[in-house]
């Protein structure tokens, strides 16, 4: 990189440091010089470890992982007159096995 399983409408800064850019991809719509993205330092969650419990479950030490907006919203299809719903794809994490 690819498979496989789970998980994606909850949560997280009025710091520093940088200076134009982010929100996968396409179309939409958005955020941002009332500071974009990286990068520090804070923060949250709780998949694996640990640690306590017979457990359910605490715990947050170590591994990741997040920190606008439902995965921001669609994309492919089923049901509907519509609104509008259910599912897939793709996409993100995690954890596993080759």
């Nucleotide at each position: 990189g690819g498979c496989u399983u789970a998980u994606c409408a909850a949560g997280a800064g009025u710091g520093g440091u940088g200076g134009a850019g982010g929100g996968a991809a396409c179309g939409g719509c958005c955020c941002u010089g009332a500071g974009a993205a990286g990068c520090c330092c804070g923060g949250c969650a709780a998949c694996c470890u640990g640690u306590g419990g017979a457990g359910a479950c605490a715990u947050a030490a170590g591994g990741u992982g997040c920190c606008a907006a439902a995965u921001c919203c669609g994309u492919c299809g089923g049901c509907g007159g519509a609104a509008g719903u259910c599912g897939a794809a793709a996409g993100a994490u995690a954890a596993g096995a080759a």
This is a predicted structure of a 98-nucleotide RNA (SAM riboswitch aptamer (S box leader)).
It was read from a public genome assembly, where an Rfam model found it.
The model forms 94% of the base pairs in the Rfam consensus.